Notes:
Predicted 3D model of a 71-nucleotide RNA (transfer RNA) from a Candidatus Woesearchaeota archaeon. It matches the Rfam family "tRNA". It is annotated as a transfer RNA.

[in-house]
RNA sequence: GCGGAAGUAGUUCAAUGGUAGAAUUCAGGUCUGUGGAACCUGAGACGCGGGUUCAAUUCCCGCUUUUCGCC
Numbered sequence: 001g002c003g004g005a006a007g008u009a010g011u012u013c014a015a016u017g018g019u020a021g022a023a024u025u026c027a028g029g030u031c032u033g034u035g036g037a038a039c040c041u042g043a044g045a046c047g048c049g050g051g052u053u054c055a056a057u058u059c060c061c062g063c064u065u066u067u068c069g070c071c
Base pairs, nucleotide, nucleotide: 001070002069003068004067005066006065007064010024011023012022013021018054025043026042027041028040029039030038047063048062049061050060051059
């Protein structure tokens, strides 16, 4: 330099055009002699910019970061 893949919650991952969800983590509560475990409730996210569309995490373009391959 060329080509491919990926970027969603603090972390690991879902979600193929209309409501972003799970586990874990964190906060509070129940239980317990205390703690832990268990149970209940809650908090927390679509890499950045533009385009298409009534509507975009999703489709298109560019940028950026990581990663794989080729030279």

NCBI's taxonomy places the organism under Archaea, Nanobdellati, Candidatus Woesearchaeota.